[in-house]
Overview: A computed fold for a 94-nucleotide RNA from a Gammaproteobacteria bacterium, annotated as c-di-GMP-I riboswitch aptamer. Of the family's consensus pairs, 95% are formed in the model. The prediction has a mean pLDDT of 82. It matches the Rfam family "c-di-GMP-I riboswitch aptamer". About the family: GEMM was predicted in a large-scale screen for bacterial structured RNA regulatory elements.
């Protein structure tokens, strides 16, 4: 330096749930807590899933012609612990 990823050592992260904060929400952050993780470190480029206050389009219904309500799409956001991909990385092994 490269390759693979755990036999050992030092360790690391932290699911569900609870409390607080925040958001319309999905969720996020902090504390507690451990289901698990060899990248469960970082990044939304691709796919997937989830949310939708407001905005735009479309459609349906009710209409007192002021509008109201529902569905879908756009759009916006979320999940990196859904998968792919990119970057980086400790110790040991070859």
């Nucleotide at each position: 330096a490269g390759c693979a990823a755990u036999c050992a050592a030092g360790g690391g992260c932290a699911a569900a749930c609870c409390c607080g904060u925040u958001g319309c929400a999905a969720g996020a952050c902090g504390g507690g807590g451990a289901c698990g993780c060899a990248a469960a470190g970082c990044c939304u480029c691709c796919g997937a899933u989830c949310u939708c206050c407001a905005c735009g389009g479309u459609u349906c219904g009710c209409a007192a012609c002021g509008g109201c309500g529902g569905g879908c799409c756009g759009g916006a956001g979320a999940u990196a612990g859904c998968g792919g991909g990119g970057c980086u990385g400790c110790c040991g092994g070859c």